[in-house]
RNA sequence: UCAGACAAAGCCAAACCCGCCGCGAGGCGGGGACGGAAAGCCCACGGGUCUCCUCCAGGGAGAUGGCCGGGUUGCCUAUG
Numbered sequence: 001u002c003a004g005a006c007a008a009a010g011c012c013a014a015a016c017c018c019g020c021c022g023c024g025a026g027g028c029g030g031g032g033a034c035g036g037a038a039a040g041c042c043c044a045c046g047g048g049u050c051u052c053c054u055c056c057a058g059g060g061a062g063a064u065g066g067c068c069g070g071g072u073u074g075c076c077u078a079u080g
Base pairs, nucleotide, nucleotide: 002080004076011036012035016031017030018029019028020027021026034066040072041071042070045069046068047067048064049063050062051061052060053059054058
């Protein structure tokens, strides 16, 4: 440095439930853990998925970073 464990110390928190917001996808807070080595931070620019509107031609407006690509910083360490 690459890879990375039935290791150690911490961190985050899916589904589901409750409250609030949104037409909706979904978001925020609390509980809760399926998982995660960047599930830290930045980015909706490209691809994907999803929602609403529409004159159904394609457009328009949105959601998702826990779908992937991208930028940046970074904990531990058995074995190889």